[in-house]
RNA sequence: CGAGCAAGCCAGACAGUCGCGGGUGCAGUGCCGAAAGGCCGCAUCUGAGGAAAGUCCGAGCUCCACAGGGCAGGAUAGCGGGCAACGCCCGCCGGAGGCGACUCUAGGGACAGUGCAACAGAGAUAUACCGCCGGACUUCGGUUCGGUAAGGGUGGAAAGGCGAGGUAAGAGCUCACCGGCGCGCAGGAGACUGUGCGACCCUGCAAACCCUAUCCGGAGCAACACCCACAGGGAAGAGAUACGCUUGCCCGGCGUUCUUCCCGAGGGGUGGCGUGAGCUGCGUGGCAACGCGCGGCCAAGAUAGAUGAUUGUCUAAUACAGAACUCGGCUUAUAGACUUACUCGCACC
Numbered sequence: 001c002g003a004g005c006a007a008g009c010c011a012g013a014c015a016g017u018c019g020c021g022g023g024u025g026c027a028g029u030g031c032c033g034a035a036a037g038g039c040c041g042c043a044u045c046u047g048a049g050g051a052a053a054g055u056c057c058g059a060g061c062u063c064c065a066c067a068g069g070g071c072a073g074g075a076u077a078g079c080g081g082g083c084a085a086c087g088c089c090c091g092c093c094g095g096a097g098g099c100g101a102c103u104c105u106a107g108g109g110a111c112a113g114u115g116c117a118a119c120a121g122a123g124a125u126a127u128a129c130c131g132c133c134g135g136a137c138u139u140c141g142g143u144u145c146g147g148u149a150a151g152g153g154u155g156g157a158a159a160g161g162c163g164a165g166g167u168a169a170g171a172g173c174u175c176a177c178c179g180g181c182g183c184g185c186a187g188g189a190g191a192c193u194g195u196g197c198g199a200c201c202c203u204g205c206a207a208a209c210c211c212u213a214u215c216c217g218g219a220g221c222a223a224c225a226c227c228c229a230c231a232g233g234g235a236a237g238a239g240a241u242a243c244g245c246u247u248g249c250c251c252g253g254c255g256u257u258c259u260u261c262c263c264g265a266g267g268g269g270u271g272g273c274g275u276g277a278g279c280u281g282c283g284u285g286g287c288a289a290c291g292c293g294c295g296g297c298c299a300a301g302a303u304a305g306a307u308g309a310u311u312g313u314c315u316a317a318u319a320c321a322g323a324a325c326u327c328g329g330c331u332u333a334u335a336g337a338c339u340u341a342c343u344c345g346c347a348c349c
Stems, first nucleotide, its partner, number of pairs: 001345004006340003010336001012314007020047007028040001030039003049320001053331002056329005061220004073216005078092005093107001094105004108211002113209002115205003129152002131148007160178002163175003179200001181198007224271005232263007242256005278297008
């Protein structure tokens, strides 16, 4: 210098003018409203994101449900750690890819059972199509019986691979190495790795049903709580006259009346709603995720919903995109710029 790989960071800056939402302070007790409650003036402070998005996973909060056990359904699936928790994150193991930095990985069980393996191929858990070998026959072309999975061919996959011995030809038939399986030993916190011995009978698919282990109650801020006036409903009590109904009359009963208490649709208003698993500087433990200690900071909160317009200077500044109860993740969208570590190649010293 070129090519690459991983992580992080920014998301125009500064100044002026006008406008809009919110907080705090001061003030008139001015305005609106039946009330609860709200509004207005001045000053001052403050006002979108890295994803505010998808609403996929985990929580907080609220209300409802809930003795205990089971079924169904769903999620997860190597080991260790982190976290409030997680299906998230970190480190590691096994597997796959890359010369490498590094990347990817839904990675329990196929002797619990069921099922599937299309096409091709002779045969898909069982097989002899071609070929090879042996016997018999032969018109010497071959036919037939048997052996054989080493060779050919089909396939994603054909009784583990490869070499040697062995054999009529062959074959884990025998042996060495590799491979997987079982049992030991050593190392490791563990997944696992290394190694010894034994037996090699043991196809794949569980992102097919299924089995095993662990976890999971439901609905959501239009949740929910409170205040105001009010329609309506319920319960208890009081009471005399009147009226109505109850059989023509009487008694009795019910309703209209009053008082107290309770519930309360829809309406108006307030809270929920911004101090939190919070942000940040330094130190410290840890490979890391993250933890601990000390100090500092307060950072949108609407309800028809503010966050905008414009001027100047600088600049490469142009992307995706707009909070609506709140956090932790994941996923998706994203122009351009910057920083750091590392790898490979070339050149030079």